[in-house]
């Protein structure tokens, strides 16, 4: 000049306030008893001492804990995650290391499985967007076609006329080609030399990709070699989809107790069949209805919170769920902070991170505390303010400070 | 504090899913018609698609962070 990483996020002092703990006195309330009063517990005041926001506390983007319902298994959906080893309570985090890209370098970035399973899209432009195709262009080797000259045959007195073959020469029709050119964001390897009518991986050397085979190294990704195969194959998967792995749901307004307190109503879904027995009723004596019970078959309902399959449990009664209206509370307590916790030594890894031993304890409200004045200093102070709790990520940040490196 | 949507002309929206030139009422302006004005007919201008940053040849549309706003969640019975 630049790269990477790590601390810090004004400081001291006094005075007042604020939350909250333990604490000293009083007052009150309740209860218990040897009723003189003491004990215990709750409140209010007061004294004195302790503690009292972030590195992000934010965004709520991942993960996990701990609740609560739900748990017999399957199967599709749905969601995510995507190189390889590791770490970890787990992750989409983190660490090491491949690959590829960028940078002269110290570094940096990487949503990095699969496009030769399927599908689908590539606008304008272009001939042609994916297997085939040809706009200008080259070419005219073959087929035709036109025009010269020649040989040969016919025919003919001649002049001429006809066939046929060959050689030259025009055009460029049939048609070959894909090298240039142009179009595009992206055009079916490049160079080079053989070949050819012209070309063309059409043959060939080299190089570049890809398959494939094997050989060595690495736990692996993957790296390095060697031989074959002319194989030359387009993007896109933050389109669908495939493939591999993961995830049950919802969350502290979760959820527990305790005390208070009210008033229910509407609506929507279920309420079967088939037997057989009992009892009743009808009756044209063949039967036929009702009604209880039982047994099977089904519905229904709720649970596996997204479906199905299967499973269980309940119902046939004013009963279950469900969903609208309308009532009441809107008071304590618990969760609630000691934890996957700081600090330090040893010790193990490359790190991430683990393991031992010591040693510390620092918020916990519940409308919601950290505020204020004042002296001194200094580089004059950003970004922000806990609300169940941790580990990450991402953003926001006024400077200071130390390391390594180019 | 938890959980869902929304953002596109001045306003209301539509267009995303499935990616190829941003449109639709109203409103604004011009012109025409009226004696004027309203209505009516006829034509125009107005958009960094809240912002950045990716993927793609290419993004209002996918995906990441971000700003801003609006819903909805208390308990008994």
């Nucleotide at each position: 000049a630049g790269c990477g990483g790590g601390c810090u996020g004004a400081g001291c002092g006094g005075c007042c306030g604020c939350u909250u703990c333990a604490u000293c006195g009083c007052g009150g309330g309740c209860a218990g008893c040897u009723u003189g009063g003491c004990u215990g517990u709750c409140c209010g005041c007061u004294u004195u001492g302790g503690a009292g926001a972030g590195g992000a506390a934010a965004g709520u983007c991942c993960g996990g804990g701990c609740u609560u319902c739900a748990c017999a298994g399957g199967g599709c959906a749905c969601g995510g995650u995507g190189g390889u080893g590791g770490g970890u309570a787990a992750c989409g985090c983190c660490c090491a290391c491949c690959g590829u890209c960028c940078g002269c370098g110290a570094g940096g970035a990487u949503a990095g499985g699969g496009a030769a399973a399927g599908u689908g899209c590539c606008a304008c432009a272009g001939a042609a967007a994916g297997c085939a195709a040809a706009c200008c262009g080259c070419c005219g080797a073959u087929c035709g076609g036109g025009a010269a000259a020649g040989a040969c045959c016919c025919u003919u007195u001649c002049c001429g006329g006809g066939g046929c073959c060959u050689u030259u020469c025009c055009a460029g029709g049939a048609g070959g080609c894909a090298a240039g050119g142009g179009u595009g964001a992206a055009a079916c390897g490049g160079u080079g030399c053989g070949g050819u009518a012209a070309g063309a991986g059409c043959g060939c050397a080299c190089c570049a990709g890809c398959g494939g085979a094997c050989c060595g190294g690495g736990u692996g990704a993957c790296c390095g070699g060697u031989c074959c195969g002319g194989c030359u194959c387009g993007g896109u998967a933050a389109a669908c989809c495939c493939c591999a792995c993961c995830g049950g749901a919802a969350g502290c307004a979760a959820g527990a107790c305790c005390a208070a307190g009210c008033a229910g109503g509407g609506c929507g879904u279920u309420g079967g069949g088939u037997g057989a027995a009992a009892c009743u009723c009808c009756u044209c004596c063949g039967g036929g209805g009702g009604u209880u019970u039982c047994a099977u078959c089904g519905c229904g309902g709720a649970u596996c919170g997204g479906c199905c399959c299967g499973a269980u449990c309940c119902g046939a009664a004013g009963a279950a769920c469900g969903u609208c209206c309308g009532g009441g509370u809107c008071g304590g307590u618990c969760g609630c902070u000691g934890g996957a916790g700081g600090u330090g030594a040893c010790g193990g890894g490359c790190a991430a991170c683990c393991g031992u031993c010591a040693u510390c304890c620092g918020a916990g409200a519940g409308a919601a505390a950290u505020g204020g004045c004042c002296g001194c200093u200094c580089u004059c102070g950003a970004c922000a303010u806990a609300a169940c709790c941790c580990g990450g990520c991402u953003u926001a940040c006024a400077g200071g400070c130390c390391c390594g490196c180019u | 504090c938890g959980g869902g949507g929304c953002g596109u002309a001045g306003c209301u929206c539509a267009g995303c899913c499935u990616g190829g030139u941003a449109g639709a009422g109203c409103a604004u302006c011009u012109g025409c018609u009226u004696u004027g004005g309203g209505a009516g007919c006829a034509g125009a201008g107005g958009g960094u698609c809240g912002g950045a940053g990716g993927u793609u040849c290419g993004a209002a549309u996918c995906c990441u962070c971000u700003c801003g706003c609006c819903c909805c969640g208390a308990c008994c019975a």